[in-house]
Context: one part of a larger RNA
Molecule: small-subunit ribosomal RNA, 5' domain
Organism: metagenome
RNA sequence: GGAUGAACGCUGGCGGCGUGCUUAACACAUGCAAGUCGUACGAGAAAGUUCUCUUCGGAGAGCGAGUACAGUGGCGAACGGGUGAGUAACACGUUGAUGACCUGCCUUGAGGAGGGGGACAACCGUGGGAAACCACGGCUAAUACCCCAGAUGUUUAAGGGGUUAGAGGCCUUAAACUAAAGCUUCGGCGCCUUGAGAGGGGUCAGCGAGCUAUCAGCUAGUUGGUAAGGUAAUGGCUUACCAAGGCUAAGACGGCUAGGGGGCGUGAGAGCGCGACCCCCCACAAUGGGACUGAGACACGGCCCAUACUCCUACGGGAGGCAGCAGUGAGGAAUAUUGCACAAUGGGGGCAACCCUGAUGCAGCAACGCCGCGUGGACGAUGAAGGCCUUCGGGUCGUAAAGUCCUUUUCUGAGGGAAGAUAAUGACGGUACCUCAGGAAUAAGUCCCGGCUAACUACGUGCCAGCAGCCGCGGUAAAACGUAGGGGGCGAGCGUUAUCC
Numbered sequence: 001g002g003a004u005g006a007a008c009g010c011u012g013g014c015g016g017c018g019u020g021c022u023u024a025a026c027a028c029a030u031g032c033a034a035g036u037c038g039u040a041c042g043a044g045a046a047a048g049u050u051c052u053c054u055u056c057g058g059a060g061a062g063c064g065a066g067u068a069c070a071g072u073g074g075c076g077a078a079c080g081g082g083u084g085a086g087u088a089a090c091a092c093g094u095u096g097a098u099g100a101c102c103u104g105c106c107u108u109g110a111g112g113a114g115g116g117g118g119a120c121a122a123c124c125g126u127g128g129g130a131a132a133c134c135a136c137g138g139c140u141a142a143u144a145c146c147c148c149a150g151a152u153g154u155u156u157a158a159g160g161g162g163u164u165a166g167a168g169g170c171c172u173u174a175a176a177c178u179a180a181a182g183c184u185u186c187g188g189c190g191c192c193u194u195g196a197g198a199g200g201g202g203u204c205a206g207c208g209a210g211c212u213a214u215c216a217g218c219u220a221g222u223u224g225g226u227a228a229g230g231u232a233a234u235g236g237c238u239u240a241c242c243a244a245g246g247c248u249a250a251g252a253c254g255g256c257u258a259g260g261g262g263g264c265g266u267g268a269g270a271g272c273g274c275g276a277c278c279c280c281c282c283a284c285a286a287u288g289g290g291a292c293u294g295a296g297a298c299a300c301g302g303c304c305c306a307u308a309c310u311c312c313u314a315c316g317g318g319a320g321g322c323a324g325c326a327g328u329g330a331g332g333a334a335u336a337u338u339g340c341a342c343a344a345u346g347g348g349g350g351c352a353a354c355c356c357u358g359a360u361g362c363a364g365c366a367a368c369g370c371c372g373c374g375u376g377g378a379c380g381a382u383g384a385a386g387g388c389c390u391u392c393g394g395g396u397c398g399u400a401a402a403g404u405c406c407u408u409u410u411c412u413g414a415g416g417g418a419a420g421a422u423a424a425u426g427a428c429g430g431u432a433c434c435u436c437a438g439g440a441a442u443a444a445g446u447c448c449c450g451g452c453u454a455a456c457u458a459c460g461u462g463c464c465a466g467c468a469g470c471c472g473c474g475g476u477a478a479a480a481c482g483u484a485g486g487g488g489g490c491g492a493g494c495g496u497u498a499u500c501c
Base pairs, nucleotide, nucleotide: 001501002500003499004498006497007496008495009494010493013373014372015371016370017369018368019366020365021331026329027328028327030326031325032324035075036074037073040072041071048063049062050061051060052059053058082284083283084282092208093207094206095205096204097203098202101201102200103199106197107196108195109194110193111192112191114148115147116146117145123138124137125136126135127134128133153177154176155175156174157173158172159171160170182189183188210256211255212254217247218246219245222244223243224242225241226240227239228238229237259281260280261279262278263274264273265272266271286307287306288305289304290303309320310319311318312317337363339362340361341360345359346357347356348355349354376406377405378404379403386397387396388395389394411438412437413436414435415434416433420428445490446489447488448487449486450471451470452469456485457484458483459482460481466473467472
C1' cells in the first nucleotide's frame, strides 16, 4: 500500500447493487416452512335460508351440498431449505473402469389387460383411559388385498457360435414360476410385461492434496484361499474351515488440526494466506443405535430403543426436538422483521380449474461494503466586524462573509404514471420515472501538523499532567503534553484495533 462477513470512537444528506451469529452443532415460548387428488373409493354434516304443517314447544321437505371435516387408496414427502459437528477418508478434485450394478416420474418402440374371491378402515354399537389413545362386536367400496388361467417375461439346466486376460449379452431346446385397473365431460388420463434412450445414482481404481518421528513398529476378520450367506452389484461385507500372511523410513500405527473443490485476497510473477456470499460434491439433523416403507432413506419438520434435558398429568401414564423462516434467552467486541405475496421463476399434487410452497420474488433494519450524487454557482475590497499573531508598522483567517445576480441536482407539495404479463392475473407500488410549483433552501465531518510524513505559532503545564507505530518528547522560553488560531490529508466518512498478503 492492498484486503475484510469485521468491531470500537467521533460524525452522518440521498440513491443503486450487494452483504449481515465468524462466538454456544447452547437451550428454545409462539406462528408459519409439504401437501395434493372427488376423473381411484365408500360414507357424508352443520350454521343459515325458503316452503308446508303446528298443540306455537316444534316437526317435515327443499336449498346450503354431494359442500366441509374425517377415512381407504395414489403420487409427493429421499426435492427444495439449513448447518459444518464429525471426517486426513476413494470424503473431495481429476482421469478412467463397471464383461460386477440399480433407476419412480419423462421420451420412444413392441405386446397385453380373461375369469373369480375374501376382507379392513370410515360408519354403527359396547367398553377402558385424566389425557395421549386403545380394545371388542357388526356393516361396506375401490386403481387396496388375494386366487385361477396365461407369455414375446423371469429363473434354472443342456447345447451353439464368436469376443475377451476371463466371465456377460446373443441363438436353440426343456422345465418350473409369475402380470394387469379402472376412471371419463368419450377428447383423454391411467394399468401390466418388456427393448432402447435421457437424466440420476451405487461401486472400484490411478494420481493430487495438512502438521507432527519428542509417535517406529502396527495388525486376528488381521492378509489370502475354499464353501456358504448377503446385496441392485464386486468384495472378509458376514460366517465356517484352511493357510500365515498383510502394512511400514517413498513414514505404517499413533497424536493434533481440518469439511473438499470451483474460487477469494495479495503479489510483476513464483508464491503465500483463506474457503463468508454464489455454484458443485460430502457429512449431519438434541446424543448414540436400529430397522420399516419405498424406484430411491437407514429418512431435519417419519417410526422404534436407550440417554440427557424440557413440558403435561387425575401419579397409572403421556408429549417434544428451529444446524427451515421470523422471533426469544444465553454467550459475545459483534450480526436484521415474530413483514407482504404466490404477480414472476421454479417445485409437489391434479385431466383441468386450482391448491400448497418462510424455495423464490419483494419490502423493513444496519455507512457493513462497493459505486454514484449532493451539501450551491458567478461577481464581490473600505481587504468590514470579530478571532489569532505582532517587531504595534502590520500580517492572517480572506472573496472567505455580508451584498448583488443566477441555478434547483437534492428536498417539500401537487399532477401524471410504467415495463416486469400472454386474452386475463402485479406482492413490489401510486414504486421507478416524467411534468409543474416553492425556496439556497434540508445536508460536514474526522484525523493529523518533532523525524519517518504533507502540514507552525501563541498561551497553559513544568520528568507533573500527559503523549507514543519506531526513534523518542515533558525537570520554566515544549513546533512532540493540553487549549486556541492557523495549516495539511481524506471526505459521508475519518481514525483506531484485529487478521492476511